A computed fold for a 73-nucleotide RNA from a Polyangiaceae bacterium, annotated as transfer RNA.
RNA sequence: GGGCGCAUAGCUCAGUUGGUAGAGCACGGCCCUUACAAGGCUGGGGUCGGCAGUUCGAGCCUGUCUGCGCCCA
Numbered sequence: 001g002g003g004c005g006c007a008u009a010g011c012u013c014a015g016u017u018g019g020u021a022g023a024g025c026a027c028g029g030c031c032c033u034u035a036c037a038a039g040g041c042u043g044g045g046g047u048c049g050g051c052a053g054u055u056c057g058a059g060c061c062u063g064u065c066u067g068c069g070c071c072c073a
Stems, first nucleotide, its partner, number of pairs: 001072007010025004019056001027043005049065005
C1' cells in the first nucleotide's frame, strides 16, 4: 500500500426482508431468610463509533473517516 471482518446497555452478544432497539449477566427496589447466598417479582440504563448521502422512514442500504483484528505484498 491492497483486501476482508468487527464497532449496538457497565460486560458478552442478538436484531432475518428498511417500519416505535432486545436477551443473558451485572446494578437498584420488594418478597423469602436470624443473616448471607440462591430463588421469585419488579425497575432503571442506549439513540446503535463519527460525518454525509439515499428514503416518507436507516442499527440495517451507499460513500468517507476513526479504532481493533485477520490475510496478501

Background:
Lineage of the source: Bacteria > Pseudomonadati > Myxococcota > Polyangiales > Polyangiaceae. Its mean pLDDT, the model's own confidence on a scale to 100, is 81. Its Rfam family is "tRNA". By type it is a transfer RNA.